Predicted 3D model of a 346-nucleotide part of an RNA (small-subunit ribosomal RNA, central domain) from a metagenome. It matches the Rfam family "Bacterial small subunit ribosomal RNA". Its family is annotated with ribosome and structural constituent of ribosome in the Gene Ontology. The prediction has a mean pLDDT of 86.
Context: one part of a larger RNA
RNA sequence: UUGGGUUUAAAGGGUGCGCAGGCGGAAUUAUAAGUCAGUGGUGAAAUCCUGCAGCUUAACUGCAGAACUGCCAUUGAUACUGUUAUUCUUGAGUAUAUUUGAAGUGGGCGGAAUGUGUCAUGUAGCGGUGAAAUGCUUAGAUAUGACACAGAACACCGAUUGCGAAGGCAGCUCACUAAGCUAUAACUGACGCUCAUGCACGAAAGCGUGGGGAUCAAACAGGAUUAGAUACCCUGGUAGUCCACGCCGUAAACGAUGAUUACUCGAUGUUGGUGAUACACAAUCAGCGUCUAAGCGAAAGCAAUAAGUAAUCCACCUGGGGAGUACGAUCGCAAGGUUGAAACUC
Repeated sequence: UUGGGUUUAAAGGGUGCGCAGGCGGAAUUAUAAGUCAGUGGUGAAAUCCUGCAGCUUAACUGCAGAACUGCCAUUGAUACUGUUAUUCUUGAGUAUAUUUGAAGUGGGCGGAAUGUGUCAUGUAGCGGUGAAAUGCUUAGAUAUGACACAGAACACCGAUUGCGAAGGCAGCUCACUAAGCUAUAACUGACGCUCAUGCACGAAAGCGUGGGGAUCAAACAGGAUUAGAUACCCUGGUAGUCCACGCCGUAAACGAUGAUUACUCGAUGUUGGUGAUACACAAUCAGCGUCUAAGCGAAAGCAAUAAGUAAUCCACCUGGGGAGUACGAUCGCAAGGUUGAAACUC
């Protein structure tokens, strides 16, 4: 390179937006760039191929033909692609009306629990474990009651639920912001799909500055266990966990399954709309689930939310180790991230 692949064997980018690029709905018109056909020119000779001939044959040589798959010019064809013009409504968007949700940001408020403090009652233990001990406690603990303060998280509802591009999102309420679905078919009239580079978002941990610090808890200390115990268990406990602003940019960032579009037997549950002869039978659209036919698959399984049948675009893979390492570049305050080999070896 050709070809083949990417749920689990190597392989889908963490997610979105989006310039370039690639691809792109229906009808008519023009053009003739791509495309197709004819003609002319050119495509040196040699070589290659075919036929014949000459050296005794062959290699070799000669003659003739074919070929030189190309390029240029010109004359035509116009289905498809491109370009031009006009139009269309199914794709896409807008409008109007309804509706949905733990979607986001910023305020305010609430109760339970936990811890601490003060006061009261009350007296000898409490706590913890497999069993103990460290620890707390007559300077009155634990327990019970009242009051106060602090920070963090929101039991039940709660679900096979819902929302969000993903990460993720859950007490109540207010303001602001965004989104989806449905119905109408009023408006625009292909405005679309995908997307290298780029930009934005991106759990937890970690970093910087300043707050905050109830709980839990790396590190650390002590007590146990044990042959040892730098652990598992227990008593404590600092960063951190929380907030604001700024970095980091990674995860089994998983559905281990890229996005979009079309098509393909049925059954059943559920969420949100709509219609309707309305609490019965049941239609339709958009989601979330379970089972299953064809088909697919190495199998497990997938099966209208495909891993089926097709199309477009992007990303990625090519034996194991060395290695996501070295070097270089680049980003970062750092930790490190991104890009990413080879020798050697099996």